[in-house]
RNA sequence: AUUCUAUAAAGAAGGGUGGAGAGAUCAGGCUCUGUGAAACCCUGGCAACCUAAUCUUGAAGAAGAGGAAGGUGCCAAUACCUGCCAUUUUUGGAAUGAUAAAAU
Repeated sequence: AUUCUAUAAAGAAGGGUGGAGAGAUCAGGCUCUGUGAAACCCUGGCAACCUAAUCUUGAAGAAGAGGAAGGUGCCAAUACCUGCCAUUUUUGGAAUGAUAAAAU
């Protein structure tokens, strides 16, 4: 990078450097931002996708529970909202993006 599967209205911020933008992309809206944006670094935290110990079930392959040491991820607002299709007009689905596991 590609393929495939799964997930998302919950949760979790302080400091340093930096110095004007940011919220994936495009359009419209809305919001955050010199009371300091992005980015990088440090510390802390959240969560439970993978996962050590451990327990249960099973003849076994294995399955379930569990936990937070380890691998990732994440820490304004539903993936900030709308956009395409359907619809009982509010919901469902799709697309795209993100993250994880597996495979190539």

Record summary:
A computed fold for a 104-nucleotide RNA from a Saprospiraceae bacterium, annotated as SAM riboswitch aptamer (S box leader). The sequence was found by an Rfam model in a public genome assembly. It matches the Rfam family "SAM riboswitch aptamer (S box leader)". About the family: The SAM riboswitch is found upstream of a number of genes which code for proteins involved in methionine or cysteine biosynthesis in Gram-positive bacteria. The prediction has a mean pLDDT of 84.